[in-house]
RNA sequence: AGCGGGCUGAACGGUCGCGGCAUGGGCUUAAUACCUGUGUCGAGGAAAGUCCGGGCUCCACAGGGCAGGACGCUUCGUAACGCGAAGGCGGCGUGAGCCGACGGAAAGUGGAACAGAAAAUAUACAGCCCGUUUCGGCGGGCAAUGGUGAAAUGGUGCGGUAAGAGCGCACCAGCGUCGUGGUGACACGGCGGCUUUUCAAACCCCGUCCGGAGCAAGUCCAAAUAGGGAACCUUUGGCGUGGCCCGCGCUGGUUCCGGGUAGGACGCUUGAGACGCAUGGCGACAUGCGCCCCAGAUGAAUGGCCGUUCAAGGAUGCGCAAGCAUCCCGGACAGGACCCGGCUUACAGGCCCGCU
Numbered sequence: 001a002g003c004g005g006g007c008u009g010a011a012c013g014g015u016c017g018c019g020g021c022a023u024g025g026g027c028u029u030a031a032u033a034c035c036u037g038u039g040u041c042g043a044g045g046a047a048a049g050u051c052c053g054g055g056c057u058c059c060a061c062a063g064g065g066c067a068g069g070a071c072g073c074u075u076c077g078u079a080a081c082g083c084g085a086a087g088g089c090g091g092c093g094u095g096a097g098c099c100g101a102c103g104g105a106a107a108g109u110g111g112a113a114c115a116g117a118a119a120a121u122a123u124a125c126a127g128c129c130c131g132u133u134u135c136g137g138c139g140g141g142c143a144a145u146g147g148u149g150a151a152a153u154g155g156u157g158c159g160g161u162a163a164g165a166g167c168g169c170a171c172c173a174g175c176g177u178c179g180u181g182g183u184g185a186c187a188c189g190g191c192g193g194c195u196u197u198u199c200a201a202a203c204c205c206c207g208u209c210c211g212g213a214g215c216a217a218g219u220c221c222a223a224a225u226a227g228g229g230a231a232c233c234u235u236u237g238g239c240g241u242g243g244c245c246c247g248c249g250c251u252g253g254u255u256c257c258g259g260g261u262a263g264g265a266c267g268c269u270u271g272a273g274a275c276g277c278a279u280g281g282c283g284a285c286a287u288g289c290g291c292c293c294c295a296g297a298u299g300a301a302u303g304g305c306c307g308u309u310c311a312a313g314g315a316u317g318c319g320c321a322a323g324c325a326u327c328c329c330g331g332a333c334a335g336g337a338c339c340c341g342g343c344u345u346a347c348a349g350g351c352c353c354g355c356u
Stems, first nucleotide, its partner, number of pairs: 001356008010309007018042009044333001048344002051342005056214004068210005073087005088102001089100004103205002108203002110199003125146002127142006154172006173195001175192007218266004228257006237251005273292001275290006310331001313328006
């Protein structure tokens, strides 16, 4: 000057408050209601984004397929993953290290701007070589050289040739095959014919996985009022018609049942749990023992003030400097809402370890 990893995320005291739980007192006929005392617990490393994976709940479901989506080197870890660990291969970096959608392009379809003769069924602009010639050309050979492009039909060299060409040879790259090592990705070596552009974060093919909705899931208790149903009562109730009675029409009372709403309870926090030690493993992690209980609110608590300190910042003074003294100021990102495992994103400052 850098690289990788881990920890921390102000501390203590006083005082006034807030939510949960336990326990006591008062009030009351009684109480879990109300008032009040004491004890105890009370946000995070990301509680966040809600992007993946699971638990749990309800719905659907014989089994399988289509469609759709996600993922894609290997082995391992895990409840599971698109996550993690250890490796392989490729790229970058002097290095510690970092990054990688990293299956298939000889299954098919399609694309490759501009420039260029030609962007893959191939082809020949300049040019080179041979033959011929009436010197204008014509016939044939070539892809080594030049030019274009992000990319040009393996690369370099030697031989060879009229000029050339894997035409021949050596080495290298690639492909196929065999052997050895490795659980494997793959590596190393031998042999072969010489060679097959690139793009799948284009369609597609191959392989693996995925039923849907989510705690406002879902379960239980359950008013008032208005509907629904049943039984009993009422026609000796009320209203209308009418001069009145009968009659006729409309309307009712009590009890019980059931559904739903307000409201309440459960779900709800003991869990793939935290911490410590030991053992196994390179590691992710696993196993055993010990120990602990660590928010459960719902118009939603975790806060305010004071004092003393610790970082950090500013000013003044002293000092060569390191620094010291006084005063002022003042604490990043952010906050539960069913619970876990990840990923991603935000983050003032401080501390530690390993390495170049």

This is a predicted structure of a 356-nucleotide RNA (Bacterial RNase P class A) from a marine sediment metagenome. Its mean pLDDT, the model's own confidence on a scale to 100, is 79. It matches the Rfam family "Bacterial RNase P class A". From the family's description: Ribonuclease P (RNase P) is a ubiquitous endoribonuclease, found in archaea, bacteria and eukarya as well as chloroplasts and mitochondria. Rfam classes the family as a ribozyme.